[in-house]
This is a predicted structure of a 475-nucleotide part of an RNA (small-subunit ribosomal RNA, 3' major domain) from a metagenome. The RNAcentral record of the full RNA draws on SILVA. The prediction has a mean pLDDT of 85. Its Rfam family is "Bacterial small subunit ribosomal RNA".
Context: one part of a larger RNA
C1' cells in the first nucleotide's frame, strides 16, 4: 500500500424479506458426463461449461471410422516439353478414376501469354501439438462508481495528500470545508427507440364533408381535414410556487403538462482481475508431419443406450376439453420467389395460374376474447407417449436418419421430497405472428403485438458489491 476477518460504521442490488409463477416427481425434445462402438470428431466444466460454438450433421456439411485409390498433389509461385481444354458416347468400377471411340482453341509486338497435360525440383498442404510463446475477438467481476496523472506539500524510504471529512446523488454527482492547485480515463451528456404536439409532403397509404355507382366494398369523380407514413422542428430544465436544508448542493410536497426530477427502454463496458476462452472464423512464433498427420471417393459414424445432470416443450384438467359462429394487431418476408379466386382430396397436399421486384399484389388464418351448445368430476370427451397400416412432401436419395396427414392404438402423469430459479409495470403470467439458417426439417434462437397482475413493512439475516475505520504472525 494491498488482500483477508464467523471486527465495527455507513449504503446499494429481485440479495433477502412481501408476492406471482416455475425447475426438481411424469412422457418427450435437447446438450452434457458416463458407458457402448471400427468410429460414436474436436471444443467449452462453479457462478462465467452443459437447446454453448452449431442462425439447419440423410449424402454435402466432416475435421471421426472402414475400405478402395493417390504423391508436385484439391490451391500458389517458377523451369522445361507437348498440346486445347472441354463435349458427346460405350466399357469396367461403389465411386473416385481408367481405357477406347467422335469432335475441337483463343490473344499476339510472332519472343511469347492465357488455358491443359508430363517431367524435374524448389516448394505447397495439415481442423497436427502447444490460448502456459502470441495478435486479434470475446466471457467476467459491472453499467459496480471508481482507476490514475501533473505540480506542489509530507515522509530517510515504500508511500501518503488530491480522492479523506459534513451533506447530498443512480453516479468521485455536486456542494461546502481542507496542504492542495488542477487535469485525463470513466459517470451523465451528445446517438437510436417510445409517449404529446407543430411544419413540410399526400401515393401505392387515409376518407370528414360534397357528387357518382355497387348485392357489397375509397369502388370511382374528388378532397389534403383526420389516420397513418417520414423529414425537419418544438416540448422537460427542479424551470415555477410552498416547505426543509447551512444562505449551499440537494430532499419533500404541489401547480400546469402528453410526460417530472435520469420519462421509459436501448446501444455504450475505465483501469485493471481470472497464466478465464478460443492456435477448429481467421492470422501467427516454435514444434511434429511429407508415397502421409496431405489429397480424392464411397459406405458408415456424430441420430448408439443400464444410467446420471442442466436447459426446455406438453401435460396432470371444468378459470377447462371439445363442436359450430364471431371480432381486433404488430412487426417481417416474398422473382431461384410469394403466390390469391377456382377445382381435386377427409387431410397433409395436388392442379391451375390473376396479382405482385410490393404503404399497390401475396405469405394471412392472428391466438387467447365474445356467442351458443356439450361433457360433469372420471386416469375422463383430460393427457397425449407408444406402436400399427395407409398416404403427402422436399430431394440423386428418407434403411440407418426428415418433416407432415388420415384412421387405429391409447402408455406415464392426481400438482411433484430435500432442494433451487425467474420477475418491480405494460413488467411476470399467458395468447398467437414473423424472421435469420434453409432443398427438406424448431419445443432452440432473435425479435412482434394481444390479454394483463400481485406484493415491495423493512434492511436483521443469505449472496454479490462500494466508502471508512480496524486487527493480522498473509502478499
Nucleotide at each position: 500500500u494491498g488482500a483477508c476477518g464467523g471486527g465495527g460504521g455507513c449504503c446499494c442490488g429481485c440479495a433477502c424479506a412481501a408476492g406471482c409463477g416455475g425447475u426438481g416427481g411424469a412422457g418427450c425434445a435437447u446438450g452434457u458426463g458416463g458407458u457402448u462402438u471400427a468410429a460414436u470428431u474436436c471444443g467449452a466444466c462453479g457462478c462465467a461449461a452443459c437447446g454453448c460454438g452449431a442462425a439447419g450433421a440423410a449424402c454435402c456439411u466432416u475435421a471421426c471410422c472402414u475400405g478402395g485409390g493417390u504423391u508436385u498433389g484439391a490451391c500458389a509461385u517458377c523451369c522445361c516439353g507437348c498440346g486445347a481444354c472441354g463435349a458427346u458416347a460405350a466399357c469396367a468400377g461403389a465411386g473416385a478414376u481408367g481405357u477406347u471411340a467422335u469432335u475441337u482453341u483463343c490473344c499476339u509486338u510472332c519472343g511469347g501469354g492465357a488455358c491443359g497435360c508430363g517431367g524435374a525440383g524448389a516448394c505447397a498442404g495439415g481442423u497436427g501439438c502447444u490460448g502456459c510463446a502470441u495478435g486479434g475477438c470475446u466471457g467476467u467481476c459491472g453499467u459496480c462508481a471508481g482507476c490514475u496523472c501533473g505540480u506542489g506539500u509530507c515522509g530517510u524510504g515504500a508511500g501518503a495528500u488530491g480522492u479523506u471529512g459534513g451533506g447530498u446523488u443512480a453516479a468521485g454527482u455536486c456542494c461546502c470545508g481542507c496542504a492542495a492547485c488542477g487535469a485525463g480515463c470513466g459517470c451523465a451528456a451528445c446517438c437510436c427507440a417510445u409517449g404529446c404536439c407543430c411544419u413540410u409532403a399526400g401515393u401505392u397509404g387515409c376518407c370528414a364533408g360534397c357528387g357518382a355507382g355497387u348485392a357489397a366494398u375509397g369502388u370511382c369523380g374528388g378532397g389534403a381535414a383526420c389516420u397513418c407514413u417520414a423529414a425537419g422542428g418544438g416540448a422537460a430544465c427542479u424551470g415555477c410556487c410552498g416547505g426543509u436544508g447551512a444562505c449551499a448542493a440537494a430532499c419533500c410536497g404541489g401547480a400546469g403538462g402528453a410526460a417530472g426530477g435520469u420519462g421509459u427502454g436501448g446501444a455504450u463496458g475505465a483501469c485493471g482481475u481470472c497464466a478465464a476462452g478460443u492456435c477448429c472464423u481467421c492470422a501467427u512464433g516454435g514444434c511434429c508431419u511429407u508415397u502421409a498427420u496431405g489429397c480424392c471417393c464411397a459406405g458408415g459414424g456424430c441420430u448408439a443406450c443400464a444410467c446420471a445432470c442442466g436447459u426446455g416443450c406438453u401435460a396432470c384438467a371444468a378459470u377447462g376439453g371439445c363442436c359450430g359462429g364471431u371480432a381486433c394487431a404488430a412487426a417481417g418476408g416474398g422473382u431461384c420467389g410469394c403466390a390469391a379466386u377456382c377445382c381435386c382430396g377427409c387431410g397433409a397436399g395436388g392442379g391451375g395460374g390473376a396479382g405482385c421486384c410490393a404503404a399497390u399484389c401475396c405469405c394471412a388464418a392472428a391466438a387467447a376474447g365474445c356467442c351458443g351448445g356439450u361433457c360433469u368430476c372420471a386416469g375422463u370427451u383430460c393427457g397425449g407417449a407408444u406402436u400399427g397400416c395407409a398416404g403427402g412432401c422436399u430431394g440423386c436419395a428418407a434403411u440407418u436418419c426428415g418433416c407432415c396427414u388420415g384412421c387405429a392404438u391409447g402408455a406415464a402423469g392426481g400438482u411433484g421430497g430435500a432442494a433451487u430459479c425467474g420477475c418491480u409495470a405494460g413488467u411476470a403470467a399467458u395468447c398467437c405472428c414473423g424472421g435469420a439458417u434453409c432443398a427438406g426439417c424448431a419445443u432452440g434462437c432473435c425479435g412482434g403485438g394481444g390479454u394483463g397482475a400481485a406484493u415491495a413493512c423493512g434492511u436483521u439475516c443469505c449472496c454479490g458489491g462500494g466508502c471508512c475505520u480496524u486487527g493480522u504472525a498473509c502478499a